Record summary:
This is a predicted structure of a 74-nucleotide RNA (transfer RNA) from a marine sediment metagenome. The RNAcentral record of the sequence draws on MGnify. Its Rfam family is "tRNA". Rfam's curators write: Transfer RNA (tRNA) molecules are approximately 80 nucleotides in length.

RNA sequence: GCCGGGGUAGCUCAGUUGGCUAGAGCGGCGGUUUCGUAAACCGCAGGUCGACGGUUCGAGUCCGUCCCUCGGCU
Numbered sequence: 001g002c003c004g005g006g007g008u009a010g011c012u013c014a015g016u017u018g019g020c021u022a023g024a025g026c027g028g029c030g031g032u033u034u035c036g037u038a039a040a041c042c043g044c045a046g047g048u049c050g051a052c053g054g055u056u057c058g059a060g061u062c063c064g065u066c067c068c069u070c071g072g073c074u
Stems, first nucleotide, its partner, number of pairs: 001073007010026004019057001028044005050066005
């Protein structure tokens, strides 16, 4: 330098061909329960969807450039 994968909540990841308010598990906080702890159950908070542009009535999803990361080729 070229090619490909990945980047979404603190962590691990979904998100089918663009369409209702962006989700799950774990973790955190609160509650129920218990003599107490854990477990279990219920609830709550937490996100500029890597960045900036573009297309569109509408973008996590499509297009462009760039950044980070993993792998391959030279």